The RNA shown here (c-di-GMP-I riboswitch aptamer) has 87 nucleotides and comes from Peribacillus glennii. NCBI's taxonomy places the organism under Bacteria, Bacillota, Bacilli, Bacillaceae, Peribacillus. The sequence was found by an Rfam model in a public genome assembly. Its mean pLDDT, the model's own confidence on a scale to 100, is 85.
[in-house]
Order: sequence, then structure tokens, then C1' cells
RNA sequence: AAAACGACAGGGCACCACUAUGGAAACAUAGUUGCGCAAAACUACAGGGGCUAAGGUACAGCGAUGCUAUGCCAGCCAGUUGCCGAA
Repeated sequence: AAAACGACAGGGCACCACUAUGGAAACAUAGUUGCGCAAAACUACAGGGGCUAAGGUACAGCGAUGCUAUGCCAGCCAGUUGCCGAA
């Protein structure tokens, strides 16, 4: 010095679930909770992947059907950035 590595220290975030609100839904926000995380920080227009289907569209029945993102997820992979400094 360290974008390798992950001890110490200071700490940080916060799963599922419940309640309330928003939303067609996925999901988001807030409170409680804490499964876990060395990036569980940011990015959905770097990229991949996934979820939902209001609206649109297709279909004999007009539906508890199919397709479709402009909606959503980064605590799926990933891109970018970052605290500390033992072995």
C1' cells in the first nucleotide's frame, strides 16, 4: 500500500412473519422482529436472469385461459463505490 485476505475495534444492514398505508398485482414504505450478510451500500438505461399482467392482444366457450412491461425484484448473478488493517 492492498479492488487479494478477513482477525481485532467501531459499528452497519435487516430475512420470514405480523400490523398500517399505497398498488390490479408483483411489490414498496413505516413500526415490531431478526434469518442472516464483509459490501445484504448504490445501480433496473452496463448486462444477464426472475416476478406480476392493470392496459393491450389472441382464442370456440369470454374465462380461475394464453402472450405481452411501460410495472417490480439487486438479500439471484452482476457493474460501480466504500470502513478497519491482525495473521